[in-house]
RNA sequence: UUUUAGGUAUCGCCUAAUCUCCCGCCUUCAGGCAGGGGAGCGGAGGACCCAAUGUACUUUUGGGGCGAAUCCCCCCAUAGCAAGUGGGGUGUAGGGUUAGCUCUUAAUCCGAGCCCGUCAGCUAACUUCGUAGGCGUAAGGAGAGGAACC
Numbered sequence: 001u002u003u004u005a006g007g008u009a010u011c012g013c014c015u016a017a018u019c020u021c022c023c024g025c026c027u028u029c030a031g032g033c034a035g036g037g038g039a040g041c042g043g044a045g046g047a048c049c050c051a052a053u054g055u056a057c058u059u060u061u062g063g064g065g066c067g068a069a070u071c072c073c074c075c076c077a078u079a080g081c082a083a084g085u086g087g088g089g090u091g092u093a094g095g096g097u098u099a100g101c102u103c104u105u106a107a108u109c110c111g112a113g114c115c116c117g118u119c120a121g122c123u124a125a126c127u128u129c130g131u132a133g134g135c136g137u138a139a140g141g142a143g144a145g146g147a148a149c150c
Stems, first nucleotide, its partner, number of pairs: 011136004018039005024033003040131006050121001062119001063116004071091001073089006094110005101143005
């Protein structure tokens, strides 16, 4: 000097997943954890009307929900064919980041997983649920706006 790994603090990122109060315990005395309430944020169910429907449609080819996470094509295995299933690869609808905000260029990353249980269109009132988890970026241009100093 460079790289890798770990810890602490601050800060930042994905996400709805944040803030606050009460109470008990712990404790390095300033904080942490469990439980409960509220606010904020997010999801679901749920009328008229509309949609759908009447000669028909849906109904196992089940159907539906959260989420950006859909849709091909190719290879391997199951296996001899086809479908299905599992694994892998190149892409893709779509989504995120590059340190105030917006736009743009460029670069880069994700493109999963889970749930309901035969059942749900939209949907006011109303009812109900969640508030976890996982990470570590910093390049250019323009605009609006703001701050400091004189």
Predicted 3D model of a 150-nucleotide RNA (c-di-AMP riboswitch aptamer (ydaO/yuaA leader)) from an uncultured candidate division Zixibacteria bacterium. It matches the Rfam family "c-di-AMP riboswitch aptamer (ydaO/yuaA leader)". Rfam describes the family as follows. This family represents a conserved RNA structure found upstream of the ydaO and yuaA genes in Bacillus subtilis and related genes in other bacteria. Gene Ontology terms of the family: regulation of gene expression and cyclic-di-AMP binding. The prediction has a mean pLDDT of 78.